[in-house]
């Protein structure tokens, strides 16, 4: 020990779509405006990636009416490595020896 199909070739290989997994972007995030208030905790915009998309969900906390929210799990997209194991076989590296 995550593969499955498909199709081209005398075959050996090798592409292709899917799934799985890893690495890299991005921190599912940051700023600014406006909005709600314990039956709420929301909506635009701009930024942020050699980068297209996305920038939410869901549960805990917290905020005694005030402006601010925090922490925990979960991904999705863009590109790229790959997707039994021993055994053989080839290669590479180091070291001894001729």
């Nucleotide at each position: 020990c995550a593969a499955u199909c498909a199709a081209a070739u005398a075959a050996a290989u090798g592409u292709g779509a899917u799934g799985c997994c890893u690495a890299u972007a991005u921190a599912u995030a940051g700023c600014c405006a406006a909005a709600a208030u314990a039956a709420g905790g929301u909506u635009g915009g701009c930024u942020g990636u050699c980068u297209c998309u996305a920038c939410c969900c869901a549960g805990u906390a917290c905020c005694g009416u005030a402006a601010a929210u925090a922490c925990u799990g979960g991904a999705c997209u863009a590109u790229a490595a790959g997707c039994a194991a021993a055994a053989g076989c080839g290669c590479u590296c180091a070291g001894u020896g001729a």
A computed fold for a 98-nucleotide RNA from Secundilactobacillus malefermentans DSM 5705 = KCTC 3548, annotated as Purine riboswitch aptamer. Its Rfam family is "Purine riboswitch aptamer". From the family's description: Riboswitches are metabolite binding domains within certain messenger RNAs that serve as precision sensors for their corresponding targets. Its mean pLDDT, the model's own confidence on a scale to 100, is 77. Taxonomically the source falls in Secundilactobacillus malefermentans (Bacteria, Bacillati, Bacilli, Secundilactobacillus).